[in-house]
Molecule: Bacterial RNase P class A
Organism: Gammaproteobacteria bacterium
RNA sequence: GGAGUCGGCCAGGCAAUCGCUCACUGCUUGCAGUGGGAGGAAAGUCCGGGCUCCGACGGGCAGGGUGCCAGGUAACGCCUGGAGGGCGUGAGCCCAUGGAAAGUGCCACAGAAAAUAUACCGCCUCGCUUGCGAGGUAAGGGUGAAAUGGUGCGGUAAGAGCGCACCGCGCGGGUGGUAACACACCGCGGCAUGGUAAACCCCACCUGGAGCAAGACCAAAUAGGGGAGCAGUUCGCUUUGGCGGACAGCCAUGGCCCGUGGCGUUCCCGGGUAGGUUGCUUGAGGCCGUUGGUGACAGCGGUCCCAGAUGAAUGAUUGCUCUCGACAGAACCCGGCUUAUCGGCCGACUCCACUU
Numbered sequence: 001g002g003a004g005u006c007g008g009c010c011a012g013g014c015a016a017u018c019g020c021u022c023a024c025u026g027c028u029u030g031c032a033g034u035g036g037g038a039g040g041a042a043a044g045u046c047c048g049g050g051c052u053c054c055g056a057c058g059g060g061c062a063g064g065g066u067g068c069c070a071g072g073u074a075a076c077g078c079c080u081g082g083a084g085g086g087c088g089u090g091a092g093c094c095c096a097u098g099g100a101a102a103g104u105g106c107c108a109c110a111g112a113a114a115a116u117a118u119a120c121c122g123c124c125u126c127g128c129u130u131g132c133g134a135g136g137u138a139a140g141g142g143u144g145a146a147a148u149g150g151u152g153c154g155g156u157a158a159g160a161g162c163g164c165a166c167c168g169c170g171c172g173g174g175u176g177g178u179a180a181c182a183c184a185c186c187g188c189g190g191c192a193u194g195g196u197a198a199a200c201c202c203c204a205c206c207u208g209g210a211g212c213a214a215g216a217c218c219a220a221a222u223a224g225g226g227g228a229g230c231a232g233u234u235c236g237c238u239u240u241g242g243c244g245g246a247c248a249g250c251c252a253u254g255g256c257c258c259g260u261g262g263c264g265u266u267c268c269c270g271g272g273u274a275g276g277u278u279g280c281u282u283g284a285g286g287c288c289g290u291u292g293g294u295g296a297c298a299g300c301g302g303u304c305c306c307a308g309a310u311g312a313a314u315g316a317u318u319g320c321u322c323u324c325g326a327c328a329g330a331a332c333c334c335g336g337c338u339u340a341u342c343g344g345c346c347g348a349c350u351c352c353a354c355u356u
Stems, first nucleotide, its partner, number of pairs: 001352010012321007020037008039327001043338002046336005051211004058258004063207005068082005083097001084095004098202002103200002105196003120141002122137007149167006168191001169189005174183003215278004225269006232247006249263004285304008
């Protein structure tokens, strides 16, 4: 000097004039003053919760979700750190990472044969009519993404873990590690015969539902309207009108069953209201310091209040400046993930070239 990787920050600025909105104060009730007023993703509605209600809501099944280990967190499918695998020269990045000896399914085409696996070419032996037949074989070749572990030696008619050595694999032990796992450690075994579970399935763990249009309160209005069904069985009491119990039936925020609780119930037509207040922003909060931790983060101390609209508030004009601004606007709140994106700044690390 160039090329990269990872992390953090900013989100046009300043001034003037007019306009909008919230809180507080004052008062002449719509004016004045003071202070505040969209994002790093506010987006997607994909996860997890807080909160509210069902409801007094329990148990199970089905269904759904996650899937290496250990931590963090309110919790998670998130984050951090490890293990295993893959990519990269590297800094680093990625992973839908439990089980194929529980079972079922699938692996096109090609190939002899794709797992209850086989003999196309080839090799060897025998016979004979000399290119056919019978037998053996899976070491060599071919097909394919993948073909009865690999290399070497021996052995054989030719071969083959057929035998042996080493490697690989399986089982057991040992060592290290909390664990996933690792080991150039020891022993046994010729050794189950591939892949696929982002196929069904098995295993482990988790899991009620609906949602601020949840919910609460106030006010007002209407027609406490009309019609059609069902209201069963049984027992007790009885003034014979009825009352009470059990079973049945219906309802209770996904389905089914059990339990519990409540209740007369189902359908059709028609009418009124849909206004206001609240929920609504002080919170698993931000920032700074310090302690502990590899880290995510946690403890302690200090400090700050930082949008609450409701047909939907921050806009318009002018001047200067600039890195000449992309993606883009809260609607109950928060923690994540994913997606979109102009430009600028800072830090650490890696590789290449040159010089000293």